[in-house]
About this RNA: Large-subunit ribosomal RNA, domain I from Methyloglobulus sp., 531 nucleotides, folded computationally. NCBI's taxonomy places the organism under Bacteria, Pseudomonadati, Methylococcales, Methylococcaceae, Methyloglobulus. Rfam family: Bacterial large subunit ribosomal RNA. Gene Ontology terms of the family: structural constituent of ribosome and ribosome. Its mean pLDDT, the model's own confidence on a scale to 100, is 87.

Context: one part of a larger RNA
RNA sequence: GGCACAUGGUGGAUGCCUUGGCGGUAGGAGGCGAUGAAGGACGUAGGAGCCUGCGAAAAGCCUCGGGGAGCGGGCAAGCACGCGACAAUCCGAGGAUGUCCGAAUGGGGAAACCCGGCACGUUCACGUGUCAUCCCGAAAGGGAAGCCAACGCGGGGAACUGAAACAUCUCAGUACCCGUAGGAAAAGAAAUCAACCGAGACUCCGUAAGUAGCGGCGAGCGAACGCGGACCAGCCCAAACCGUUCCAGGUUUCUGGAACGGGGUUGUAGGACCUGCAUACGGCACGACGACGGCUAGUGGAAGCAGUCUGGAAAGCUGCGGCAAAGAGGGUGAAACUCCCGUACACGAAAGUCGAAGUCGGCCAGCGGUGUUCCUGAGUACCUCCGGCCACGUGCAAUCCGGGGGGAAUCUGGGGGGACCACCCUCCAAGGCUAAGUACUACCUACCGACCGAUAGUGGACAAGUACCGUGAGGGAAAGGUGAAAAGAACCCCGAGAGGGGAGUGAAAUAGCACCUGAAACCGUGUGCCU
Numbered sequence: 001g002g003c004a005c006a007u008g009g010u011g012g013a014u015g016c017c018u019u020g021g022c023g024g025u026a027g028g029a030g031g032c033g034a035u036g037a038a039g040g041a042c043g044u045a046g047g048a049g050c051c052u053g054c055g056a057a058a059a060g061c062c063u064c065g066g067g068g069a070g071c072g073g074g075c076a077a078g079c080a081c082g083c084g085a086c087a088a089u090c091c092g093a094g095g096a097u098g099u100c101c102g103a104a105u106g107g108g109g110a111a112a113c114c115c116g117g118c119a120c121g122u123u124c125a126c127g128u129g130u131c132a133u134c135c136c137g138a139a140a141g142g143g144a145a146g147c148c149a150a151c152g153c154g155g156g157g158a159a160c161u162g163a164a165a166c167a168u169c170u171c172a173g174u175a176c177c178c179g180u181a182g183g184a185a186a187a188g189a190a191a192u193c194a195a196c197c198g199a200g201a202c203u204c205c206g207u208a209a210g211u212a213g214c215g216g217c218g219a220g221c222g223a224a225c226g227c228g229g230a231c232c233a234g235c236c237c238a239a240a241c242c243g244u245u246c247c248a249g250g251u252u253u254c255u256g257g258a259a260c261g262g263g264g265u266u267g268u269a270g271g272a273c274c275u276g277c278a279u280a281c282g283g284c285a286c287g288a289c290g291a292c293g294g295c296u297a298g299u300g301g302a303a304g305c306a307g308u309c310u311g312g313a314a315a316g317c318u319g320c321g322g323c324a325a326a327g328a329g330g331g332u333g334a335a336a337c338u339c340c341c342g343u344a345c346a347c348g349a350a351a352g353u354c355g356a357a358g359u360c361g362g363c364c365a366g367c368g369g370u371g372u373u374c375c376u377g378a379g380u381a382c383c384u385c386c387g388g389c390c391a392c393g394u395g396c397a398a399u400c401c402g403g404g405g406g407g408a409a410u411c412u413g414g415g416g417g418g419a420c421c422a423c424c425c426u427c428c429a430a431g432g433c434u435a436a437g438u439a440c441u442a443c444c445u446a447c448c449g450a451c452c453g454a455u456a457g458u459g460g461a462c463a464a465g466u467a468c469c470g471u472g473a474g475g476g477a478a479a480g481g482u483g484a485a486a487a488g489a490a491c492c493c494c495g496a497g498a499g500g501g502g503a504g505u506g507a508a509a510u511a512g513c514a515c516c517u518g519a520a521a522c523c524g525u526g527u528g529c530c531u
Stems, first nucleotide, its partner, number of pairs: 001530009015516001016481002020452002022449007029441002031147002039101003042055003046079001049075003061095006070083003106115003116131006133144004151182001152180005162169001166216001192199002203230005213221002234433003237377001241262009267411001269376004273371001274369004282364003286361004292355005298347003304320004309316001321338002323327001329341003382406007392418001413428005468475002488515001491502004
């Protein structure tokens, strides 16, 4: 030095565990903010730090409920001092206080700081209130702003990539930026489709269908009708006409305009005007109240004992019982229906809040006839040029939208039916509103998982968006486990201490806080053999 066996050190794999994650189901909620938010800074306890709570009234104050013996939040024990059956701590609801920064709003500013005006109260330090901007309004006064996970709508809008290169094309109207709203948004009551039969707002799902088409006819893109479902709901203006008030012209009358009220809302055309009949039952998506129900604390809640058993410990085993509308789950020294918390089931609210039958208020509302006088959304429709969007790349390219130029008709009217024309069919633009079915989940509650189990699962089970890095935008860790219970090793010895040896605790100390298990690499020690 090697090999073997034994025994240690180091190290932290593995097994077991779970306080944390991940994914989902159902219900709720879907906003907060000038009454100052979200998010912070600084404070705040008898005593240093971090977390939590709170705000100079500062781990708290008041009221109302719940609850019932302990309590002064956690790491975190000890000390000191207190509170509590005159009901504390704790839980819920409502209220008070709420420094400074932050939309930040008196002015300034390098956020958490500096400096003011006015009024009142004080008296020389001060306290309270108020003073930004924009919009509406005569004023009084009211509103806006800022934040927020995804979902919505709108305004802008890539490239990598694919086409095996690349330019049209694709990726894709995606990512991203901006605006803005709601609990949903958007869309929506046919100038729609269809096909000579008919349907009857919109939205969403399935199908039609990878069809018809589009396409350097490449890559690729990709409908609609119809059918089956979900859900269902329809309305209001403008105008004609009538009236009131005001203004101008004119001055009995009248004409024009404005505001307001009535009227009216349609395509088998409807309405006005004129006229006939009827006049009550209803409807609502609006407001107030609101029986009742839910939510925000809680309450009751069955039934098991024993042992010469094993063991440190019984819930295990054995014996004999019991309950069950409860044998979900968790805990207890191991493996408990019957020990504890619970579970099934049954109850419960002073206060706040949600839903809601109903009541009241408010609002809406009839059916015809004749005439063809009036009305029925104008720089609109439409045409042309150029773009965009339609599955549709200019194509024979309709429909829809925008910009430039031109520019109608008025029911004997007008649009559409994929160039265009005719016939035919169908619908009524140029004003507006509209639940449900649909999308999403930052948040709350309950529950679930052939999801993870500490190099996994969130980056984060721990002082985690922390430490640390970066001027900054930003990047971003590592790190869980004694034991049933600290019973966390009194006392003695060696040592300066660290550490160790006894003693003691414990079932176990090779469970000693560097603590469960404790693999391997790596480093020793002992013994044997070989060289």
Record summary:
The RNAcentral record of the full RNA draws on ENA.